[in-house]
RNA sequence: CCGAGCGCUCGAGGUGCCCGCGGCCCGCGCCUGGCGCGGACUGAGGAAAGUCCGGACUCCGAAGAGCAAGAAGCUGGGUAACGCCCAGGUGGAGCAAUCCAACGGAAAGUGCAGCAGAGAGCAGACUGCCGAUCCGGGAAACCGGAGGCGAUGGUGAAACGGUGGGGUAAGAGCCCACCAGUGGUCCGGGUGACCGGGCCAGCUCGGUAAACCCCUUCUGGAGCAAGACCAAAUAGGGGGGAGAUGAGGCGGCUCGCCGAUCCCCCGGGUAGGUCGCACGAGCCUAGGAGCAAUCCCAGGCCAAGAGAGAUGGGCAUCGAUCGGGCCAAAAGCCCGAUACAGAAUCCGGCUUACGGAGCACUCGGGACC
Numbered sequence: 001c002c003g004a005g006c007g008c009u010c011g012a013g014g015u016g017c018c019c020g021c022g023g024c025c026c027g028c029g030c031c032u033g034g035c036g037c038g039g040a041c042u043g044a045g046g047a048a049a050g051u052c053c054g055g056a057c058u059c060c061g062a063a064g065a066g067c068a069a070g071a072a073g074c075u076g077g078g079u080a081a082c083g084c085c086c087a088g089g090u091g092g093a094g095c096a097a098u099c100c101a102a103c104g105g106a107a108a109g110u111g112c113a114g115c116a117g118a119g120a121g122c123a124g125a126c127u128g129c130c131g132a133u134c135c136g137g138g139a140a141a142c143c144g145g146a147g148g149c150g151a152u153g154g155u156g157a158a159a160c161g162g163u164g165g166g167g168u169a170a171g172a173g174c175c176c177a178c179c180a181g182u183g184g185u186c187c188g189g190g191u192g193a194c195c196g197g198g199c200c201a202g203c204u205c206g207g208u209a210a211a212c213c214c215c216u217u218c219u220g221g222a223g224c225a226a227g228a229c230c231a232a233a234u235a236g237g238g239g240g241g242a243g244a245u246g247a248g249g250c251g252g253c254u255c256g257c258c259g260a261u262c263c264c265c266c267g268g269g270u271a272g273g274u275c276g277c278a279c280g281a282g283c284c285u286a287g288g289a290g291c292a293a294u295c296c297c298a299g300g301c302c303a304a305g306a307g308a309g310a311u312g313g314g315c316a317u318c319g320a321u322c323g324g325g326c327c328a329a330a331a332g333c334c335c336g337a338u339a340c341a342g343a344a345u346c347c348g349g350c351u352u353a354c355g356g357a358g359c360a361c362u363c364g365g366g367a368c369c
Stems, first nucleotide, its partner, number of pairs: 001365005007359004013318007021043003025039006045340001049351002052349005057223004064255004069219005074088005089103001090101004104214002109212002111208002126153001128149003133146005161179006180204001182201008227275004237266006248258002282301004287296003320338007
């Protein structure tokens, strides 16, 4: 210098002036729970998006048990919790830094897999080998058949272990040595997933569970339009059905528990106000523990709360990036443009969209000293 990997910060604006909005606080005034004026402070995001997970909080359920249903799925740690994060294990990709995994079980059962091929899970005889034993022909060699084989070749993504030797009529883990795999057992390391090694055994029992299934763990429901309070108004209206042989009790069913209202139709009144509403599993700095995620302790800080929904507009100037023009070129000057996108109860994650600026570390290659 080029290429690659991985992580972090900022958030296309900054500054000044003028005008206009919302909140909290202070002061003054008034017709005092409201209004007006003035002042200080403050006012959209890294994703506010998606509504995909997990909660806080609120209400229902005397809040219990079971089935069904759903979700998760290597190990350890973190966290309020999670399907998230960190560290590791195994497998895979890459020269590497690193990255990916829907990562329990196929020897409990069932299912599925085109074409080709003899045969695709305890399969199979196309090409081929033998003919030891038996039958026929022949003097014999030999030929044909019964029968034996599954090693050669071929098909396929994959053919029921590999190499070497023995054995056989020809062959085959049929037997042996070594290797791989599987099962059992023991030793060592590790919290563990696993890793390494010894011995024995039989000879080898594919793939797929992101198919059904089995195993382990977890799971009440609804949601700020939750809910609480205040005020006002009306017709405590009319009709029908169910109900102690049990209404109703917030996903389905059963049991248990509580125990009197519930449903449909017609008709009438109200739609106002306050709270919930931001002090939080909060933020910043320093120190300590830890590989890390994160946790502990000390000090400091309070930074939106709208309500048909505030956070804006104008002028000037400076600045970053991009494009164009002037210029031989550059500097410089001029013109134009600048992403994804706006809180609505709040928080921890994940996912998606995106212009630009900056920083740190690591890997590979080249060059120079």
A computed fold for a 369-nucleotide RNA from a Candidatus Wallbacteria bacterium, annotated as Bacterial RNase P class A. The coordinates come from a structure-prediction model, not an experiment, and the mean pLDDT is 77. The sequence was found by an Rfam model in a public genome assembly. Of the family's consensus pairs, 96% are formed in the model. Rfam family: Bacterial RNase P class A. Rfam links the family to the GO terms ribonuclease P activity, dimeric ribonuclease P complex and tRNA processing. From the family's description: Ribonuclease P (RNase P) is a ubiquitous endoribonuclease, found in archaea, bacteria and eukarya as well as chloroplasts and mitochondria.